Notes
RNAcentral holds the full RNA, with entries from ENA and SILVA. The part of an RNA shown here (large-subunit ribosomal RNA, domain VI) has 265 nucleotides and comes from Candidatus Giovannonibacteria bacterium GW2011_GWB1_47_6b. Rfam family: Bacterial large subunit ribosomal RNA. Gene Ontology terms of the family: structural constituent of ribosome and ribosome. Rfam 15.1 lists 51,934 matches to the family in 10,816 species.

[in-house]
Context: one part of a larger RNA
RNA sequence: CGUUGACACUUGAGGGGAGUCGUCCCUAGUUGACGAGAGGACCGGGAUGAACAUACCUCUGGUCUACCAGCUUUGGUACCAACUGAAGCGCUGGGUAGCUAUGUAUGGAAGGGAUAAGCGCUGAAAGCAUCUAAGCACGAAGCCUACCCCAAGAUUAGGUGUCUGUCCGGUGCAAAUCGGACAGCGGUUCGUAGAAGACUACUACGUUGAUAGGCUCUAGGUGUAAGCAUCGUAAGGUGUUUAGCCGAGGAGUACUAAUAAACCG
Repeated sequence: CGUUGACACUUGAGGGGAGUCGUCCCUAGUUGACGAGAGGACCGGGAUGAACAUACCUCUGGUCUACCAGCUUUGGUACCAACUGAAGCGCUGGGUAGCUAUGUAUGGAAGGGAUAAGCGCUGAAAGCAUCUAAGCACGAAGCCUACCCCAAGAUUAGGUGUCUGUCCGGUGCAAAUCGGACAGCGGUUCGUAGAAGACUACUACGUUGAUAGGCUCUAGGUGUAAGCAUCGUAAGGUGUUUAGCCGAGGAGUACUAAUAAACCG
């Protein structure tokens, strides 16, 4: 820009993805598969794996420069204590959310159609024979479907539902077409954000509001703060204290910011 103005839900022409391979058990050690024996099935049923793929984070782990604790050197707050800067996050031990695999879940299938090699039925040319010449039936991990994803720019631009326009003037017999005015479904800018994201887009929300921050709780993390008291000559221990601090997750709450406004139509 087109598709009939808008919003929502869809159909599926077409395109893409996937498509793998074992092992074990039963049938069955079959007595009528086969085989002299040794050996040893087809068909069918069930179980369990490898690699691969997709999704996810409940579990097992990893990371976690939010967070909590411990430790060292040095500087600072005059000193003690306490705290703090620097040392690749200074180092070490843990660790929520998120992101993750080695973790968890699922998948390949079954079915249908047309076939390849191949196996056939009927059957002449060629009184026989012959799967083929006419005709008919089977037959593969392969082909078309089936399964998953995208998909109406599929310009053949599809379908369904709902919502939204009137007036004035010009041309014109009319249909229609041109110009203008106002209103309107709806949309955009803008703002608060996001398990969405390079930008854009997408999604949620914008006071008739829980969108983000703050605040109050809390799942959870760390592991018992400081101060004071007390015991010990002291290093230090004990009590207050399952404390203190944090809390990307989950709730509640308009305190702050989503004001106001403009534009398209």

Annotation
The organism belongs to Candidatus Giovannoniibacteriota, within Bacteria.